A computed fold for a 72-nucleotide RNA from Micromonospora matsumotoense, annotated as transfer RNA. The prediction has a mean pLDDT of 82. Rfam family: tRNA. It is annotated as a transfer RNA. The RNAcentral record of the sequence draws on ENA.

RNA sequence: CCCGUCGUAGCUCAGGGGUAGAGCGCCCGGCUCUGGUCCGGGUGGACGCUGGUUCGAGCCCAGCCGGCGGGG
Repeated sequence: CCCGUCGUAGCUCAGGGGUAGAGCGCCCGGCUCUGGUCCGGGUGGACGCUGGUUCGAGCCCAGCCGGCGGGG
């Protein structure tokens, strides 16, 4: 320098152009002598940045930034 891939909640990851989800975590309650387990409820994100396409973008396109892998 070139190519590919990834970037979404505190963490690990889903998410086919039409209101952003799960598990774990955290908070409250139940259970218990207490704690844990278990059960119920709640809490959560301007989707890496900037533009473009579209009536509408997490999703499609371009550039940039960062991680990982490959090539030279």